[in-house]
Context: one part of a larger RNA
RNA sequence: GGAUGAACGCUGGCGGCGUGCCUAACACAUGCAAGUCGAACGGAUCUUUUUUUGUAGCAAUAUGAGGAAAGAUUAGUGGCGCACGGGUGAGUAAUACAUAGAUGAUCUGCCUUUCAGACUGGGACAACUCAGGGAAACUUGAGCUAAUACCAGAUGAGACCACAUGAAGGGAUUCACGUGAUCAAAGGGGGUGCAAAUCCCGCUGAAAGAUGAGUCUAUGUCCUAUCAGUUAGUUGGUGGGGUAAUGGCCUACCAAGACGAAGACGGGUAGCCGGCCUGAGAGGGUGAACGGCCACACUGGGACUGAGACACGGCCCAGACUCCUACGGGAGGCAGCAGUGAGGAAUUUUCCGCAAUGGGCGAAAGCCUGACGGAGCGACGCCGCGUGAGGGAUGAAGGCUUUCGGAUCGUAAACCUCUUUUAUUAAGGAAAAAGGAUAAUAUGUUCACCAUAUUAUUUUGAUGGUACUUAUUGAAUAAGCCCCGGCUAACUACGUGCCAGCAGCCGCGGUAAUACGUAGGGGGCGAGCGUUGUCC
Numbered sequence: 001g002g003a004u005g006a007a008c009g010c011u012g013g014c015g016g017c018g019u020g021c022c023u024a025a026c027a028c029a030u031g032c033a034a035g036u037c038g039a040a041c042g043g044a045u046c047u048u049u050u051u052u053u054g055u056a057g058c059a060a061u062a063u064g065a066g067g068a069a070a071g072a073u074u075a076g077u078g079g080c081g082c083a084c085g086g087g088u089g090a091g092u093a094a095u096a097c098a099u100a101g102a103u104g105a106u107c108u109g110c111c112u113u114u115c116a117g118a119c120u121g122g123g124a125c126a127a128c129u130c131a132g133g134g135a136a137a138c139u140u141g142a143g144c145u146a147a148u149a150c151c152a153g154a155u156g157a158g159a160c161c162a163c164a165u166g167a168a169g170g171g172a173u174u175c176a177c178g179u180g181a182u183c184a185a186a187g188g189g190g191g192u193g194c195a196a197a198u199c200c201c202g203c204u205g206a207a208a209g210a211u212g213a214g215u216c217u218a219u220g221u222c223c224u225a226u227c228a229g230u231u232a233g234u235u236g237g238u239g240g241g242g243u244a245a246u247g248g249c250c251u252a253c254c255a256a257g258a259c260g261a262a263g264a265c266g267g268g269u270a271g272c273c274g275g276c277c278u279g280a281g282a283g284g285g286u287g288a289a290c291g292g293c294c295a296c297a298c299u300g301g302g303a304c305u306g307a308g309a310c311a312c313g314g315c316c317c318a319g320a321c322u323c324c325u326a327c328g329g330g331a332g333g334c335a336g337c338a339g340u341g342a343g344g345a346a347u348u349u350u351c352c353g354c355a356a357u358g359g360g361c362g363a364a365a366g367c368c369u370g371a372c373g374g375a376g377c378g379a380c381g382c383c384g385c386g387u388g389a390g391g392g393a394u395g396a397a398g399g400c401u402u403u404c405g406g407a408u409c410g411u412a413a414a415c416c417u418c419u420u421u422u423a424u425u426a427a428g429g430a431a432a433a434a435g436g437a438u439a440a441u442a443u444g445u446u447c448a449c450c451a452u453a454u455u456a457u458u459u460u461g462a463u464g465g466u467a468c469u470u471a472u473u474g475a476a477u478a479a480g481c482c483c484c485g486g487c488u489a490a491c492u493a494c495g496u497g498c499c500a501g502c503a504g505c506c507g508c509g510g511u512a513a514u515a516c517g518u519a520g521g522g523g524g525c526g527a528g529c530g531u532u533g534u535c536c
Stems, first nucleotide, its partner, number of pairs: 001536004006532005013385006019378002021343001026341003030338003035080003040077002043074014087296003096221008106213002111209007119153004128143006158183002161180003165176004187201003222268003229259003234256008271293004275286004298319005321332004349375001351374003357371001358369004388418004398409002401406001423473001425471004432463001435459010480525005485506003491520005501508002
């Protein structure tokens, strides 16, 4: 000099864009952060229409019971999602990360393309009803019922397995063909007088792709030798098991190996990288924000479900802690967003909205989304703007100084002429909106449904009456901080008298201190200025 997730002191007008618990991976009150589908299913409730029937009535009608249809809602079954998104950096020095490869050792829901299919049956369990138990959490028994839930059989394009033959290859093996065995499925909706074909959304098997993931190899990745030897599933083999898959991953047996001064083993520290800071570079430091990967979710362990987890807002066990209890027993996990306490030099609102972008579900409308978009707070940082401009000498008054002549603050002020960024008040007022709904037309379709396109109408903005624009008033609403001995730009007076004090280094202060304190003047930077910490 540059840099900073900074802090502290004094000061503080505005805007834009960023950024904000670096400490206790300490404990957490409260609210919200993952749902959705009625176009998979049976119920239940409500509304409307229609119909049958009872009663009352001459009738209109009133009222009760039942059936059907349509619409709305949804506790349960079922499907998909909850493995994404969001947080944190405790652990980890290699089961990680970076780079380059391998997978002839692998899996992959949704999506895309292609091929082949969806036949015939069956029995349950929730919900519900009834009867119990419990303070609660919840739970037991009996009975009824549906499905795109579950099960059995059939079929087999194809896959997989076994066997046989042939071909290729050094070989592991691969390919072709044949025989045998094994393996599937689910319907719903639109329209139509009804049904079917057709259309939309789904279902099953297979091949390929895409995407995502698993595994392996090589090289590299901090300090310590005041850590020198380490290792028995240890190193390798064979058989077996296990996995989607290779492998001591596991197991039985056999062999006795394997690693190490090119630092094994141990100890300490640490998430890694793209990057970021600095530097002419080489290098050094660093890993906040943003992006990629990894790990973790009160602590430790475990599996279940699933395409995918050994799963932050799932389950089970153990532990610590907190809470409820009728003492028998239960409930909980902010390293999600806000917020609280504690710790600390120190770090924000218990805000608004799903309008946009993205995600989940859904045919769609739509619902959900503390992701996200915004606003709020903080000079924490960077950038921009302003605090006025021109004229004005009796060089006013006043301060300060003086050799008492003057010098200086100083064109500075007053005063005159202007301007109005900002501010005040008032008025107008965006872009961000793409989509959606309804209707019509055209094309595809025999018509319709539906799809696509066009047109018309209508509707959707949290931010926000914000940005921006215009008018209004009036220089009006807006300057500080540090320094002045040398390094280092900037000097005098008074006070003090080795005192009080200053100080980054050298050093100042003991009676004329440009070094302490105050004042005047001056220098530097400026909504900041200085100090402290850290890095180059």
Predicted 3D model of a 536-nucleotide part of an RNA (small-subunit ribosomal RNA, 5' domain) from an uncultured bacterium.